[in-house]
Context: one part of a larger RNA
Molecule: small-subunit ribosomal RNA, 5' domain
Organism: Saccharimonadales bacterium (SeqCode)
RNA sequence: GGAUGAACGCUGGCGGCAUGCCUAACACAUGCAAGUCGAACGCCCUAUUUAUAGGGAGUGGCGGACGGCUGAGUAACGCGUGGGAACGCACCCCAUACUGAGGGAUAACGCACCGAAAGGUGUGCUAAUACCGCAUAUUUUCUUCGGAACAAAGUCUUCGGACGGUAAGGGAGCGGCCCGCGUACUAUUAGGUAGUUGGUGAGGUAAUGGCUCACCAAGCCGACGAUGGUUAGCUGGUCUGAGAGGAUGAUCAGCCAGACUGGGACUGAGAACGGCCCAGACUCCUACGGGAGGCAGCAGUGAGGAAUAUUCCACAAUGGGCGCAAGCCUGAUGGAGCAAUGCCGCGUGCAGGAUGAAGGCCUUCGGGUUGUAAACUGCUUUUAUUAGAGAAGAAUAUGACGGUAACUAAUGAAUAAGGGUCGGCUAACUACGUGCCAGCAGCCGCGGUCAUACGUAGGACCCAAGCGUUAUCC
Numbered sequence: 001g002g003a004u005g006a007a008c009g010c011u012g013g014c015g016g017c018a019u020g021c022c023u024a025a026c027a028c029a030u031g032c033a034a035g036u037c038g039a040a041c042g043c044c045c046u047a048u049u050u051a052u053a054g055g056g057a058g059u060g061g062c063g064g065a066c067g068g069c070u071g072a073g074u075a076a077c078g079c080g081u082g083g084g085a086a087c088g089c090a091c092c093c094c095a096u097a098c099u100g101a102g103g104g105a106u107a108a109c110g111c112a113c114c115g116a117a118a119g120g121u122g123u124g125c126u127a128a129u130a131c132c133g134c135a136u137a138u139u140u141u142c143u144u145c146g147g148a149a150c151a152a153a154g155u156c157u158u159c160g161g162a163c164g165g166u167a168a169g170g171g172a173g174c175g176g177c178c179c180g181c182g183u184a185c186u187a188u189u190a191g192g193u194a195g196u197u198g199g200u201g202a203g204g205u206a207a208u209g210g211c212u213c214a215c216c217a218a219g220c221c222g223a224c225g226a227u228g229g230u231u232a233g234c235u236g237g238u239c240u241g242a243g244a245g246g247a248u249g250a251u252c253a254g255c256c257a258g259a260c261u262g263g264g265a266c267u268g269a270g271a272a273c274g275g276c277c278c279a280g281a282c283u284c285c286u287a288c289g290g291g292a293g294g295c296a297g298c299a300g301u302g303a304g305g306a307a308u309a310u311u312c313c314a315c316a317a318u319g320g321g322c323g324c325a326a327g328c329c330u331g332a333u334g335g336a337g338c339a340a341u342g343c344c345g346c347g348u349g350c351a352g353g354a355u356g357a358a359g360g361c362c363u364u365c366g367g368g369u370u371g372u373a374a375a376c377u378g379c380u381u382u383u384a385u386u387a388g389a390g391a392a393g394a395a396u397a398u399g400a401c402g403g404u405a406a407c408u409a410a411u412g413a414a415u416a417a418g419g420g421u422c423g424g425c426u427a428a429c430u431a432c433g434u435g436c437c438a439g440c441a442g443c444c445g446c447g448g449u450c451a452u453a454c455g456u457a458g459g460a461c462c463c464a465a466g467c468g469u470u471a472u473c474c
Stems, first nucleotide, its partner, number of pairs: 001474004006470005013346006019339002021304001026302003030299003035062003040059002043056006069258003078183007087175003092171003096167004100134001102132002109124006140149003154163003184230003191221003196218008233255004237248004260280005282293004310336001312335003318332001319330004349379004359370004384411005393401001418463005423444003429458005439446002
């Protein structure tokens, strides 16, 4: 000198664009953040014009594995980069074949009960795109090559069809797995390892593999740093630097990991922040028998801290889920609010104006300086205030932002300047006060009666809606 997710002190007019718990992965009141489908299904309620409309819980389907948050753990195939073979995939696209005939239940509901509640029990009835046989099998799987095994679901209709269902194949993209290389400090950590290293066989998985198991062998890693310890999410990037490098990993993007702590499986194409079960800590309710909860989602509260915002508006746009659609949901997102936190831009007037007013300060008492500065005269209106008219963003309709931005008119210099410094480094000096005191200070150093270094005043210098200080990096 540059930089910052900054903080503190003094000060503070406006706009645009960004950014905003770096600390306690501390605890959380309250509301919202994931639903949707009646064109899969039966039922209940309400209204009536009696064949419709609306509502409700339930069965069923798809989605809650995305989106959003955080960085605790992790020194690792976690990440980056380049390769690989033994794999999977709901929805979507392409192309092929099929979609026949049946069955038994169950929730809801009714009845009877239990419980303070959360919730539960018995019995009776009922439907389906829920569940289960049978038939068929282009393909597919297995095969001793003879053969054997495995499907399906309907709904709506303007009767044209539309949306579906089943089987196997290809694609797209996504994911799982393996390997080479790179990836912090420490030797005041030198030996580590028994499923350990390899083989055979089996099990398991979507799939390779000690992934697991039985048997066999005794290997495997290590000063090219194993093992241990400490620290840390990684990267694209960011800051600095002429570069090499050094430091860093907020916001945005990719990957990974986590969801009160630890463990576990279920469902599903895929696994668990707002799913389930167990244990623990904590909080709450209780009729003491028993129950409920998880903000590292958006707001917000307490605590911690030098320190970090509204319990806002809207689904209008973009995107996502469901639905044939209308549409519903969406604290994703789009916006507004708060904060000089940062960057950029604008303003706080312009021109004239000397007998150089007054006042202040200094003075050699002549004057000098503040200073064209002010007053005064003329002008302008960015900004401000008021009024008018008023977008784009949206398609044909639909605009939260918002009567916002931009525009026009009127009023009137009107609403708007501070902070630091002035011994040298380092731009800028005098007076008074103080007297090694009070104090200053980044370094050198100032102050003990003549202080340009302390304090105040006048003046000056540097930046400017900021200016300084502190912290950290280069």